[in-house]
RNA sequence: AGAGUUUGAUCCUGGCUCAGAACGAACGCUGGCGGCGUGCUUAACACAUGCAAGUCGAGCGAGAACGGGUCCCUUCGGGGGUCCUAGUAAAGCGGCGCACGGGUGAGUAACACGUGGGUAACCUACCCUCUGUUGUUGGGGAUAACGUCUCGAAAGGGGCGCUAAUACCGUAAUAAGACCACAGCAGCUUCGGCUGCAGCGGUUAAAGGAGGCUUCGGCCUCCGCCAGAGGAUGGGCCCGCGGACCAUUAGCUUGUUGGUGAGGUAACGGCUCACCUAGGCUGAGAUGGUUAGCUGGUCUGAGAGGAUGAUCAGCCACACUGGAACUGGUACACGGUCCAGACUCCUACGGGAGGCAGCAGUGGGGAAUAUUGCGCAAUGGGGGAAACCCUGACGCAGCAACGCCGCGUGAGUGAUGAAGGCCUUCGGGUUGUAAAGCUCUGUCAGGAGGGAAGAAACCUCAGGGGUAAUGCCCUGAGCUGACGGUACCUCCAGAGGAAGCACUGGCUAACUCCGUGCCAGCAGCCGCGGUAAUACGGAGAGUGCGAGCGUUGUUCGGAUUCAUUGGGCGUAAAGCGCGUGUAGGCGGCCAGGUAAGUCAGGUGUGAAAGCCCGUGGCUCAACCACGGAAGUGCAUCUGAUACUGCCCGGCUAGAGUACUGGAGGGGGAGGCGGAAUUCCCAGUGUAGAGGUGAAAUUCGUAGAUAUUGGGAGGAACACCAGUGGCGAAGGCGGCCUCCUGGACAGAUACUGACGCUGAGACGCGAAAGCGUGGGGAGCAAACAGGAUUAGAUACCCUGGUAGUCCACGCUGUAAACGAUGGGUACUAGGUGUAGCGGGUAUUGACCCCUGCUGUGCCGAAGCUAACGCGUUAAGUACCCCGCCUGGGGACUACGGCCGCAAGGCUAAAACUCAAAGGAAUUGACGGGGGCCCGCACAAGCGGUGGAGCAUGUGGUUUAAUUCGACGCAACGCGAAGAACCUUACCCAGGUUUGACAUCCCGAGAAUCCUGAUGAAAAUCGGGGGUGCCCCGUUAGGGGAACUCGGUGACAGGUGCUGCAUGGCUGUCGUCAGCUCGUGUCGUGAGAUGUUGGGUUAAGUCCCGCAACGAGCGCAACCCUUGCCUUUAGUUGCCAUCAUUCAGUUGGGCACUCUAAAGGGACUGCCGGUGUUAAGCCGGAGGAAGGUGGGGACGACGUCAAGUCCUCAUGGCCCUUACGCCUGGGGCUACACACGUGCUACAAUGGCCGGUACAAAGGGUCGCCAACCCGCAAGGGUACAGCUAAUCCCCAAAAACCGGUCUCAGUUCGGAUUGGAGUCUGCAACUCGACUCCAUGAAGUCGGAAUCGCUAGUAAUCGUAGAUCAGCACGCUACGGUGAAUACGUUCCCGGGCCUUGUACACACCGCCCGUCACACCACGGGAGUUGUUUGGACCAGAAGUCGGUGGGCUAACCGCAAGGAGGCAGCCGCCUAAGGUCUGAAUAGCGACUGGGGUGAAGUCGGAACAAGGUA
Repeated sequence: AGAGUUUGAUCCUGGCUCAGAACGAACGCUGGCGGCGUGCUUAACACAUGCAAGUCGAGCGAGAACGGGUCCCUUCGGGGGUCCUAGUAAAGCGGCGCACGGGUGAGUAACACGUGGGUAACCUACCCUCUGUUGUUGGGGAUAACGUCUCGAAAGGGGCGCUAAUACCGUAAUAAGACCACAGCAGCUUCGGCUGCAGCGGUUAAAGGAGGCUUCGGCCUCCGCCAGAGGAUGGGCCCGCGGACCAUUAGCUUGUUGGUGAGGUAACGGCUCACCUAGGCUGAGAUGGUUAGCUGGUCUGAGAGGAUGAUCAGCCACACUGGAACUGGUACACGGUCCAGACUCCUACGGGAGGCAGCAGUGGGGAAUAUUGCGCAAUGGGGGAAACCCUGACGCAGCAACGCCGCGUGAGUGAUGAAGGCCUUCGGGUUGUAAAGCUCUGUCAGGAGGGAAGAAACCUCAGGGGUAAUGCCCUGAGCUGACGGUACCUCCAGAGGAAGCACUGGCUAACUCCGUGCCAGCAGCCGCGGUAAUACGGAGAGUGCGAGCGUUGUUCGGAUUCAUUGGGCGUAAAGCGCGUGUAGGCGGCCAGGUAAGUCAGGUGUGAAAGCCCGUGGCUCAACCACGGAAGUGCAUCUGAUACUGCCCGGCUAGAGUACUGGAGGGGGAGGCGGAAUUCCCAGUGUAGAGGUGAAAUUCGUAGAUAUUGGGAGGAACACCAGUGGCGAAGGCGGCCUCCUGGACAGAUACUGACGCUGAGACGCGAAAGCGUGGGGAGCAAACAGGAUUAGAUACCCUGGUAGUCCACGCUGUAAACGAUGGGUACUAGGUGUAGCGGGUAUUGACCCCUGCUGUGCCGAAGCUAACGCGUUAAGUACCCCGCCUGGGGACUACGGCCGCAAGGCUAAAACUCAAAGGAAUUGACGGGGGCCCGCACAAGCGGUGGAGCAUGUGGUUUAAUUCGACGCAACGCGAAGAACCUUACCCAGGUUUGACAUCCCGAGAAUCCUGAUGAAAAUCGGGGGUGCCCCGUUAGGGGAACUCGGUGACAGGUGCUGCAUGGCUGUCGUCAGCUCGUGUCGUGAGAUGUUGGGUUAAGUCCCGCAACGAGCGCAACCCUUGCCUUUAGUUGCCAUCAUUCAGUUGGGCACUCUAAAGGGACUGCCGGUGUUAAGCCGGAGGAAGGUGGGGACGACGUCAAGUCCUCAUGGCCCUUACGCCUGGGGCUACACACGUGCUACAAUGGCCGGUACAAAGGGUCGCCAACCCGCAAGGGUACAGCUAAUCCCCAAAAACCGGUCUCAGUUCGGAUUGGAGUCUGCAACUCGACUCCAUGAAGUCGGAAUCGCUAGUAAUCGUAGAUCAGCACGCUACGGUGAAUACGUUCCCGGGCCUUGUACACACCGCCCGUCACACCACGGGAGUUGUUUGGACCAGAAGUCGGUGGGCUAACCGCAAGGAGGCAGCCGCCUAAGGUCUGAAUAGCGACUGGGGUGAAGUCGGAACAAGGUA
């Protein structure tokens, strides 16, 4: 610091997601040790049990028992006295404490908290200091405990009686001081008052205890007590500023705002009350609602910020819920009281008890959070004179990898790179120095031994200082440890006890195999999985981290994705439709003052801890200690005065006013005009008119349309008319008049910043729509009819009502658009145009130069993602307003406001997606455009589609009808030939190292003859018979073929996958295209080149050009054919000579021909045309002329085109079978449908007879002459010839000549069937071809539709060949005869180039919208219903304070007494919690039914949008 993801690719916008850090965590797997921390985030849910606040006998009274000693008595059981226990325990009065410490975060949006101030408006027990003529003098009356009686189950009371105090009480004494009133002086002051000093009057105190000494009077010490002053500490109250959300909460308030007086408080104050007043708060957000303890800090971040508020620390609030007061210095009181409520427990049913949000612990809730531990040894707290007691504060221990930190699980050496695993191209690679082995070490854990610091005090003893003496101070010794025999140290033994988790497609470090087969599954995003998955599961290997590793959740970051730092708004989300203007924000020039902002310095504060720096302590670290820095803040003081603010004075450049002038569809009102449509009347006139793509509805013989004249009425104003004018926008168009707004130009004068913007507010605001009343010609939603159509609730046509028009009122929205808010200033120009000026010139008008204002176009710089904008900015800046923050849901719901309604304004969420989008690029496409080709159409000729047959296919059938090919580009295709074979299919019979290959072992040569069984394959036999090569004398051995038997490796598969492949092929298409290098342009994809102007069959060539070149294609080179030459002359040829039936023979090689080499054609020549070019047109010559004809040859690529059944091949599958052999059957089936053909339908013909003329091929397992036989197919003789320019196939046919038929289902046509044959073959039944005789079907030229062909072509005629035993209407090749037509490119189809639009890119066979049906999800409405919160009114009213009363009761004081003062209960009153009734509001849940929305693999109906999307 970034990355992934929208696209075919690109740039941008924009969201989503990831990598980082963190956590009081949880979950999964795993787990050795230690240190330091941390540990109910949920139910402020309910709690059993124990403990968490007591202490003081030196304040007071009273005062046991157990036990022991001793004495007495004794019935020998025991009893009593006394002493000790002991002034002890327990209880009581009294004092202090219990308001601290500890817990929790429910409530609280508040002066609660933070920060800084104020208190001249206050309090402060305990503590410290000081004061007191030497403070503490003299009295009094009670009451607990206790005793006794009594009530109650208990808890707990009641009566009577006794007693003490540092308890209580008043009076008296003292009064420095304090307080109150009065008046005086001084100082200060916020002007209210405060402080100090002195004066007078009044009021107001107390308590003792312990010890020592004592001459017994008292004195001293200490601890208390009282009054006062001060300090310290802690608090109360007030104020400035700061920190949550919602405006779909906009108004709130009656003690409310203020005053006077009174009460109350420690204290100010409506805090409370009476009276007066009518105020107070609020857009800088009152009131209401929701949420929340606040802070230091913590986490994150570069920072600014954002999030958070566990542990620690400060503050606040709370203590079962609600209310209340008492005590007290402080409480409205966690372990106090009273009342009410809920809950739990006890109960004798009468009544009582309780409050863990203290520490443990339990239940419950929850994903989830510990021991009913030890100790007061330390620190701290309470009490005490002290010892000491208490202390779940605290110190420790226990549990938990919950976090941070540290350590270990070994180190060195060790290559035959062991074994095993995994992979493999089978060679090897990897695990891997890893292991083993060898040599070492000894942390942790284990065992044994030693063993701290934390402790110093108090206290005791001793000594010293000091005092009259003690207390006090100093020194020394002794005593005190929960943790804990812990930390730590030493020794012992021995590598021994100690490694996992996640990941490995990209982001993101790390790859292979197997399994699976859109299944199972993964997934943070993009996305993987449909038979070769680095993405699923396993394995091996690797990567990362490591006692942990992952996952989940949450926060910040990345996110400049709320943008202060640091974003935007023409088209991506985003400028209010426009104006006027309030608040607010901002604001010209020059002086002066002030010092609020601003700046500088000082001071105070900013708690501690934390962060940071330094140093130090635990072996290090975490952790801890000390010191420092920082704390951007607040307050205050002093200073500065440039800028801003404020005050004052001035200026004129901003703004405005006055004057003159012209321009204008600016607005409002009234009037006038002509053209046209329609209607009415009349005339002329006759059969149509109208309308459309074509029609029809419609109008018209009752006279239309057309035409002429007249009239009525309404609406709109042709031409002028113009990216011309005016207006803020909406908008404004005939002419005239009246009223009226604004802008502009010119020249002066005046005012003197009067300005800009503008939240709310107010006004204007197209069309449509609404209300009331008019008006209504034309047009025209709705509606009707006619067409179109599959349908047509549309487009088209004929009609037609609201409406359109006017008046008044409402509505308030538009793609209200320049999709561009307003203002000011600045920053090149060029060229139009409108208005008003100036200059030169002119008689004048133009022209020309120039200023201001408006309105257009093109463009510098600059900006922009690009397109584009560009002085009319989208440039450069400033000011103000509005608005945006992914798409959908949603211009929606709910609520509110407005509206008569329609509806408008404001405006969410759940849920869902990984995009949605902008601009531009390359393609593709268009029922877009331009240019141009092609038998593409047209012009022609002949066919197909109808018939019969052949053949292929589909379908059906079948045991099987093997398989493949499916638009063009499958269908006489693979198949150049299925009776067996082929053959892959079916049935049946067999076989298992196999029919075939290699290797090994044994035997035998090979090979030949033959028997049985069987359908055959095959099985079981019999007989004959040894060769070749090498070694070796022989015997014998070995080897190569071959056969048989055997073992296992293996063979074999026309089994699957053409979507794993090679190769080959088809197709676009013989179309003219497809690309590259360098350069240039562009942010980029890309563009340029290759576009343009011409031209061509052609990206063929020429010219031009930021391009210059090049490659693959085109063309040419190759073959064939057409002409000629040369060479050659048999088997070919024959002009001349001879000869023959015959080129038969002699002869010849001229010609034909053959087959080799050459020539020839190149727009070369001429004319015209054209840019003088390329080229085109015409002509000459020539056998051939502009590519002469034909062929081979097929660019980059497309179709996952075809083929695993030609071949090859990965993977998968079968292995006594999916292999192999054999017999038979099938591929030949047949209701039907299609393709391709053949033969026909006849006279341009059929039949009969006669007679000509080819080319190219084939032939020895062959072609077969001639001759004979047969009607013929064919057969016979194999005795001729031929391995072929020699012989044979071989007859060419159409044509031509002659005859016949005469228009008919025929002398056309030949299917079908019967019979008889021939040939091939082992075999023609299924299932061959051919021949003869007989039979003689359909068919009389073929609907819609459709195919081929542009010249030696179509058409027509025959011939040959491959395959092949036989079988050809197919295929391939060959020649014979031999046309017609092309105006032309509008249309159909296909293609090329340029351009345009696009929402397409699997690319129009594309994309995509809505209803309906089904499933699921969330939401709205909903008769209602159930909760919660809260307001108002009223009823009622516990406890309690306060007030009143006080007739009942009453110790202290007064009084001789009676009685009084004072007090208390009781009663009354105010206030008031819970409760109740009524009535609102808000919010949440449920709800029959209902509404739209979202998502979903396939569905239904249409076809709205994207191209002119077929009606923009």
Molecule: small-subunit ribosomal RNA
Organism: metagenome